This is a predicted structure of a 1470-nucleotide RNA (small-subunit ribosomal RNA) from an uncultured bacterium.
Model confidence (mean pLDDT): 85 of 100.
Its Rfam family is "Bacterial small subunit ribosomal RNA".
The sequence is in RNAcentral, with records from ENA and SILVA.

């Protein structure tokens, strides 16, 4: 020392991305009241107009105006004053400070510490001097040149300017003797003061050297010739290759030289808990620079920002001959840029220069101005005030919010405004700031609030608009009609004269990990060994004191920071004191640890033995040898095939194959069995047998040595397979290749062939999933059990066995570790040492560069760009052309259908004004629809209505409404006539027509906004919970296991124990019996009666109906089974193991279906998308599909006769009977609201008899013609039925496909709902007749449980790879082309220092007067900037074309990977 979001269905971990914080020389957007203190070109070290920024001294010196004023003079002019002034010159001091900037610089530049061979004007202290001379020169005057800048000549003059002489030591030189070296005066009446000269010290300043410290790149590995050192010189203030001559050959570098890139450094500033990381604005210290490059002069100090010379670029002036300039000083201008101020005031203060001083100068500085740029402070009012006003927003329509907020009442006046007075800064004079700060007064709430945000992170929510659009977005992500995420509004939250955004830095990030990370599988152990440098190093004793530790001293500037005080009203700011400055250096100590020295012990190593055959696939450019097998050749036998596959074909074979022979021969390669999680080796790797040579390990003994050790960057060596070069060899196998198959294709998998290669020799290559995905070494830490070699013990020897020990090699497991999986003495545990490696995914092990290689290629190894993940382990599901167990009419075994025909019905499609709508795999399609001619009806056409066809309330108005009739019309409707109210005294009410208002209405949209209902998996056996336990967790356990069941049914076992929803049971029905009851049902017995009949009396026995009970429970017996559950068999029983059937549908899945049953949110229509009416349509018809009916016939058709049901329905109904009609039906009419009557209650198939005789028929009935019946307002579109005639397809149905396991299938009829009638052959029920088959679970389909794999989770209808095509972006290569930078070689060679120098010039000194000493210009030379030439190096821009890469809702081709992914996958290589 704070965390959060984001990978997943969920979890843990790894790991990146993102956010919240602080800061800023900032900028931008919106907004803006005041004051204080700070800060303000980060870019173009780009170019600069104008003004100012360094002068001063007359007490160093000579010279010296003018205007003006006064006077004189007629005037010209003169005199005085101005004035020894201004301006200039000689001379002195200063100009080297102060101010600016950060280009260069990776360096003794800076920081810190130490050192000294050195210098130091002015200042301070001390000491000694200051004597006497000389020669010039500027100014000035005159002349001349020039446009100017300026220059030349002649003449005069002074000094604190210049030069000798004298003096001379504590100075300098020298061993010494000795030698050498100075000066200036000025002011003052004077005292004296200020100066000058030599010397010695001080203070402050500077020069130089050294140790240590602080950037980056190795895709920069070698650099260096004055280079490294020496001797001797020169030079400097001074050391020094600083320079020169000579000599030697050194010096630097992996602890990173050289080279490249970048960069002023520090005190400090920001951040951070700290360690660190980033920065170097302002303030302070140092350095560097002054247009660019070079150079020196002067001076105490410069190689000099406002000095000089030269070269270059640029700008300006010019009379074209020449000249002038340098804002990175203060202001200011242009330019660049996202961006940075006034051409202000003053020397009053502080400081600086000159001067004796007065004073002068000072864009240093002090102030003011501009800018919310930053920090700090203040204000924009305070108190009261509810009808909770108006307004706005929301609303469930009740109300709620803004909100005491406003209004209103009372009060105050900070800041600002106005008026007055007015400082400190200066204790005397002097105040730019400034009439400022501060103070007093006047008046009035008056002049003063915005910005961002409100999905999560992250404080703050609603409405409207929009509709994957417009837009938002820091990350995750919002937006496709109900958006708290866009935009606006209301409200809220946060901060507030500011608020947001953007950029940058640190933090969070333990995400470079010293503090403080990792490497089996997440990124990460080098393929292996030997070994150099380096790092690290056992144990006892003694010494030392480098590291280490303690104390002291010096230093660590100030500011900053912290603390304590003080001053501005407070704060920011500022002053003082203390602390701190973690560092460096020196001194004195300590001796545990590290180092070093000495001396012992062991680890390690060595020796001897195991060896007169110890173990072993250890090795070898070694040598030899053996048998089996394949192939080939020869021979024999033998004949038609062989071979190969899922099936085939190519291929071989009648020219004799294959097969066969304990036949013969050749050749190459590999060594079966033994063979073993056995052995050996560092790894790669090593396997018949023998020989030769050779390496290592181990055991025993404890003799020798005595830390001799471990690791190991570079380096060296070894290194499977493939591959390469050369030469051999070549049996088998086999890339490439060829053919045959497979396939949509098949450049594959399969088959037949087959070349490199595989083998040997010599030489390369150097990579592998080179793996234990686990570096090497050492020590420590419970156990169990195998195995290999060796040694020991026990029994009398040996062998075997057993026990013990070492070294190897396996398995299981404790503690511990781990994200988990797992590891676990062979560690992934606990520690130590050293090496290698990692830091999100992709781009990419790619590009460029370097290096190695014959090549292939290896090693080293980026960036742009792009994504918010990529990943590990484990969990639950789902899935698998994974596995196991089990079930189901799932298959199989059967029976009957469908698919072919005709018709019916539904659907698609088509058509149409409309063919209303919905349903679409199973789970839409005889479905909604249990009845479309009108109606229905939702559709179309046409005609109407608009408070509406129906409903409610209110108001007004009328009195009926209803009903009957007429006219127009297709009707709706309009209109006319007739008839017509009730209660109440009244007011009024009921009912009703019309008008108006509030509202209605919608089968309009959204089933992806919903409720409800339903389908489906599935009547499948499952789905969960509580507590406990296990796991970091998701989760697991329970529910798994062994049995068993129809069943998660039950039993047993078990870290589980219980429970819930499901299963089963309870319910209905059916099958047997009992009891009760007995009409409308029944009729055995009794009686009556009939042609006959329970017809009648009667009866309750039976059937039957109703009600109540019984019964079945694996209860009993036996076998099996765990003494279980259960199962098999049996008895009894009407029924036997859920007896048959029904109702009943768990958690959930499918955004399944339905807004058109109903309900309902939102949206939409409102003289229409509402509503009324007529007609039409839903009934179309080249076609396709689904579901049915009828058939194709003889197990049949037709005709005649004859037997037996159940369950239903009936008053607008069922309708007997009689009569009529061939019939549909008509007519008549009894009975029955029904156990009574009706439905001919006659069922039909069946049975009996007859006929047909295998044919498109006496099968089949479609279609069409004609005639009728019935229902209905109405049968044209468009009903059903009857009769006559017509008599189509069809002769059992391809691929395929459906139903059914017993009273089932098949077959036969009957009834009902809907309904006027009917499309019904449909649907729902009822009974009659009544089978076959099931070996079994391999396969198809569906399902359940367990297990396994997974890259799936929208869950395999999943995921996902590569080419191609299109678009965008960044990047590599590329003929070339353009530019930058630094060096090298040569040429040229400015200024200038230094050196030389014939002739030339020359005041001071010397002189014998001739000259000399010295000096100068000129010339020459070395060095030398810029420039030129040249070949290279390096970096960058552009570049036709070209390579790959990344990204991009719906492009193409395939299917590589994930499941055994359908040929297991992957690594290296060709």
């Nucleotide at each position: 020392u704070a965390g959060a979001g984001u990978u997943u269905g969920a979890u843990c971990c790894u790991g990146g991305c993102u956010c919240a914080g602080a800061a800023u020389c900032a900028a931008c957007g919106c907004u803006g009241g005041c004051g204080g203190c700070g800060u303000g070109c980060c870019u173009a070290a780009c170019a600069c107009a104008u003004g100012c920024a360094a002068g001063u001294c007359g007490u160093a010196c000579g010279a010296g105006a003018a205007a003006g004023u006064g006077g004189a003079g007629c005037a010209a002019u003169c005199c005085a004053u101005g004035a020894g002034u201004a301006a200039a010159g000689u001379g002195g001091c200063g100009a080297c400070c102060g101010g600016g900037u950060g280009a260069g610089u990776a360096a003794c530049a800076c920081g810190u510490g130490a050192c000294u061979a050195c210098c130091u004007a002015c200042c301070u202290u001390c000491u000694a001097g200051u004597g006497g001379g000389g020669g010039a020169u500027a100014a000035c005057u005159c002349c001349g040149g020039g446009a100017a800048a300026c220059c030349g000549g002649a003449g005069c003059u002074a000094a604190u300017a210049c030069c000798g002489c004298a003096u001379a030591a504590c100075a300098u030189c020298g061993c010494a003797a000795g030698a050498u070296c100075a000066a200036a005066g000025c002011a003052g009446c004077a005292a004296u003061g200020c100066g000058c000269u030599g010397g010695a010290a001080g203070a402050g300043g500077g020069g130089g050297u050294c140790g240590c410290g602080g950037c980056u790149g190795a895709u920069u590995a070698g650099c260096u010739u004055g280079u490294u050192g020496g001797c001797g010189g020169g030079g400097u203030a001074a050391c020094g290759g600083c320079c020169c001559a000579c000599c030697a050959a050194g010096g630097c570098a992996a602890a990173g030289a050289u080279c490249g890139g970048u960069a002023u450094c520090c005190g400090g500033c920001c951040u951070g808990a700290g360690a660190g990381g980033g920065c170097g604005c302002a303030c302070g210290g140092a350095c560097a620079c002054a247009c660019u490059g070079g150079a020196a002069c002067u001076g105490a100090a410069a190689c000099a920002c406002g000095g000089u010379c030269c070269a270059g670029a640029c700008u300006c002036c010019u009379a074209c001959g020449g000249g002038a300039g340098g804002c990175a000083g203060c202001a200011g201008u242009g330019g660049g840029g996202a961006a940075u101020u006034u051409u202000g005031c003053g020397c009053a203060a502080u400081g600086g220069g000159g001067g004796a001083a007065a004073c002068c100068c000072u864009g240093a500085c002090g102030c003011a101005g501009c800018a919310a740029c930053g920090c700090c402070g203040c204000g924009u009012g305070g108190a009261g005030g509810a009808u909770g006003a108006a307004g706005u927003c929301c609303c469930u329509u009740g109300g709620g919010a803004c909100g005491u907020a406003a209004a209103c009442u009372c009060c105050u006046u900070u800041c600002g405004a106005c008026c007055a007075a007015g400082a400190c800064g200066a204790u005397a004079a002097u105040g730019a700031c400034g009439g400022u700060a501060c103070u007093g007064g006047u008046g009035g709430a008056a002049g003063a609030a915005g910005c961002a945000c409100c999905g999560g992170c992250u404080a703050a929510c609603u409405c409207u608009g929009u509709g994957c659009c417009a837009g938002c977005a820091g990350c995750c992500g919002c937006g496709g009609u109900a958006a708290u995420a866009c935009a606006g509004a209301g409200g809220g939250u946060g901060c507030g004269a500011g608020c947001g955004u953007u950029g940058u830095u640190c933090g969070g990030a333990a995400u470079u990990a010293u503090u403080g990370g990792g490497c089996g599988u997440a990124a990460a152990g080098g393929g292996c060994g030997c070994g150099u440098a380096g790092g690290c190093g056992g144990u006892g004793c003694g010494g030392u004191a480098a590291g280490u530790c303690a104390c002291c001293u010096g230093u660590g500037a100030a500011a900053c920071c912290u603390c304590u005080g003080g001053g501005c009203u407070u704060a920011a700011c500022u002053c003082a004191g203390a602390g701190c400055c973690u560092g460096c250096a020196g001194g004195c100590g300590a001796a545990a640890c590290u180092g070093c020295c000495g001396u012992g012990c062991u680890g390690g190593g060595u020796a001897u033995g195991g060896g007169g055959a110890g173990a072993g696939a250890g090795g070898u450019g070694g040598c030899g040898u053996g048998g089996a097998a394949u192939u080939c050749c020869c021979g024999g036998u033998g004949u038609a095939g062989c071979g190969g596959u899922g099936a085939a074909a190519u291929g071989c074979g009648u020219a004799g194959a294959u097969a066969u022979c304990g036949g013969g021969g050749a050749g190459g390669a590999a060594c079966a069995c033994c063979u073993g999680u056995g052995g050996c080796g560092a790894a790669a790797g090593c396997g018949g047998c023998g020989c030769a040579c050779u390496g290592g390990a181990c055991c025993a003994u404890a003799a020798c040595u005595g830390a001799c050790g471990c690791u190991g960057a570079g380096g060296c060596g070894c290194g499977a397979a493939a591959g390469c070069u050369a030469g051999g060899g070549g049996a088998g196998c086999a890339a490439a290749c060829a053919g045959g198959a497979u396939u949509a294709g098949a450049u594959a998998c399969c088959c037949u062939g087959g070349u490199a290669g595989u083998c040997c020799u010599a030489g390369c290559c150097c990579u592998a999933a080179a793996c234990g995905a686990u570096g090497a070494u050492u020590g420590c830490u419970u156990g169990g059990u195998g195995u290999g070699u060796c040694g020991g013990g026990u029994a009398c020897c040996c062998a075997a066995u057993c026990c013990c020990g070492c070294c190897g090699u396996g398995c299981c497991g404790c503690a511990g570790c781990u994200a988990a999986c797992g590891c676990g003495a062979u560690a992934a545990g606990c520690a130590a040492u050293c090496c290698g490696c990692c830091u999100g995914g992709g781009g990419a092990g790619u590009a460029c560069g370097g290096u190695c290689g014959c090549a292939a290629g290896g090693c080293u190894g980026a960036a742009a760009c792009u994504c918010a993940a990529a990943g590990g382990a484990a969990u639950u599901g789902a899935c698998g052309g994974g596995g196991g167990c089990c079930c189901g009419c799932a298959c199989a075994a059967g029976c009957g259908g469908u698919g072919g025909a005709g018709c019916a019905u539904g659907u698609g499609g088509u058509u149409c004004a409309a063919u209303u709508c919905g349903a679409c795999g199973c789970a839409a399609c005889g479905c909604g629809a249990a009845g479309a001619a009108c109606c229905u009806u939702a559709c179309c056409u046409g005609g109407g209505c608009u408070c509406g066809a129906a409903a409610c309330g209110c108001a007004g108005u009328g009195g009926a409404c209803c009903g009957g009739g007429g006219u127009a019309g297709a009707a709706a409707u309009a209109u006319c006539c007739c008839u017509u109210u009730c209660c109440g005294c009244a007011a009024g009410g009921a009912c009703u027509g019309c008008u108006g208002c509030g509202u209605a209405g919608g089968u309009g949209c959204u089933g992806c906004a919903u409720g409800g209902c339903u389908g489906u998996c599935g009547u499948c056996a499952g789905c969960u919970c509580g507590u406990g336990u296990c796991g970091u967790g998701a989760g697991a356990u329970g529910u798994u296991g062994g049995g068993u069941u129809a069943a998660g049914u039950c039993c047993c076992g078990c870290a589980a124990c219980g429970a819930g929803c499901g299963c089963a049971a309870c319910c209905c029905u059916u099958g047997u019996c009992u009891c009760a009851u007995g009409u409308u049902g029944c009729c055995a017995g009794c009686g009556g009666g009939u042609a006959a009949u329970g017809c009648c009396g009667g009866g309750g026995a039976c059937u039957c109906g109703u009600g109540a009970g019984a019964g079945a429970c694996u209860g009993c017996c036996g076998g099996g089974g765990u003494c279980a559950a259960c199962u098999c068999g049996g008895a009894g029983g009407a029924a036997g193991g859920u007896g048959g059937g029904g109702a009943u549908g768990a958690c959930g899945u499918c955004a399944a279906g339905u807004c058109a049953u109903c309900a309902u949110g939102c949206c939409c229509c409102u003289u229409a998308u509402g509503u009324c009416c007529a007609g039409g349509g839903c009934u179309u018809c080249a076609c396709a599909c689904a579901u049915g009916c009828u058939a194709c016939a003889a197990u049949g058709g037709c005709c005649g006769g004859u037997a037996c049901a159940a369950a239903g329905g009936g008053c607008u109904g069922c309708g007997a009977u009689g009569c009529c009609g061939c019939a549909a039906g008509g007519u008549u009419a009894a009975g029955c609201g029904a156990a009574u009557c009706c439905u001919u209650u006659u069922a039909a198939a069946g049975c009996c008899g007859g006929u047909c005789u295998c044919a498109g028929u006496u099968c089949g009935g479609a279609u069409c013609g004609g005639g009728g019946u019935c229902u209905g307002c109405a049968a044209c579109u468009c009903g059903a039925c009857c009769c006559c005639g017509u008599g189509a397809a069809g002769u059992c149905g391809g691929a395929g496909u459906c139903g059914c396991u017993a009273g089932u299938a098949a077959u036969c009829g009957c009834a009902g709902a809907u309904c006027a009638g009917c499309a019904a052959c449909g649907c729902u029920g009822c009974g009659g007749u009544g089978a076959a088959u099931a070996c079994g679970u391999u396969c198809c389909c569906g399902g359940g449980c367990c297990u396994u794999g997974u890259a799936c989770a929208c869950a395999c209808c999943g995921c996902c790879c590569g080419u191609c095509a299109c678009g965008u972006c960044a990047u590599g290569a590329a003929a070339g082309u353009c530019g930058g930078u630094a060096a090298c070689a040569c040429c040229c060679g400015a200024a200038g220092c230094c050196a030389g120098u014939g002739g030339c010039c020359u005041a001071a000194c010397c002189c014998u007067c001739g000259g000399g000493a010295g000096g100068g210009a000129g010339c020459u030379g070395u060095c030398g900037a810029a420039g030129g030439u040249g070949g290279g190096a390096u970096c960058g821009g552009c570049g036709a074309u070209u390579g790959g890469g990344a990204c991009g809702a719906a492009g193409u081709c395939g299917u590589a990977a994930c499941a055994a992914g359908g040929u297991a996958a992957c690594c290296g290589u060709a």